The RNA shown here (Glycine riboswitch aptamer) has 87 nucleotides and comes from Duganella sp. 1224. The prediction has a mean pLDDT of 75. The RNAcentral record of the sequence draws on Rfam. The organism belongs to Duganella, within Bacteria.

């Protein structure tokens, strides 16, 4: 004093897939049961890496979620605060 990594907080982007069908009722975007579907919270498996251990994708399963909008959202970006090793 300047770049990188990482955490937090905030502020902005942010996909996919039936507002499916039936039943009761207390008549509501609920509740149950059936059927279809979708990958981007979380979690499970595994390629790669390493080969003992681990660790593990945006692959892969769909347990959990989800299929108007709101909401949530994994990632990206600003702002601000802390922390890490180097120069």
């Nucleotide at each position: 004093g300047a770049g990188u990594c990482u955490u937090g907080a905030u502020c902005g982007g942010g996909a996919g897939a039936g507002g499916g069908c039936a039943a009761a009722c207390a008549c509501g975007c609920g509740u149950u049961g059936c059927c279809g579907c979708c990958g981007a919270a979380g979690g499970g498996g595994c390629a790669c890496u390493a080969c003992c251990c681990a660790a593990a994708a945006a692959c892969u399963c769909u347990c959990a979620g989800g299929c108007a909008a709101a909401a949530g959202g994994a990632c990206c970006g600003g702002u601000c605060a802390g922390g890490g090793g180097g120069c």